[in-house]
RNA sequence: GGGCCUGUAGCAUAACGGUUAAUGCAUCCGACUCAUAAUCGGCAGACUCUGGGUUCAAAUCCCAGCAGGCCCA
Numbered sequence: 001g002g003g004c005c006u007g008u009a010g011c012a013u014a015a016c017g018g019u020u021a022a023u024g025c026a027u028c029c030g031a032c033u034c035a036u037a038a039u040c041g042g043c044a045g046a047c048u049c050u051g052g053g054u055u056c057a058a059a060u061c062c063c064a065g066c067a068g069g070c071c072c073a
Base pairs, nucleotide, nucleotide: 001072002071003070004069005068006067007066010025011024012023013022018056028042029041030040031039049065050064051063052062053061
């Protein structure tokens, strides 16, 4: 330098172009316990990497960029 893949809550992952972006773990609150852990219940937590475009409608499709990974040179 070229090609491909990935980017969504603190972490790990879901989500046919169509209702209010879902689940697990963690944090926090509570229950249980003499107490802690485990277990159970609940709350909160997302500029869906950035900027444009297409569309009635974009996490999803297209373009450019940024970051990371793999391969080739």
Transfer RNA from a Rhodothermaceae bacterium, 73 nucleotides, folded computationally. The coordinates come from a structure-prediction model, not an experiment, and the mean pLDDT is 83. Its Rfam family is "tRNA". The family's RNA type in Rfam is transfer RNA.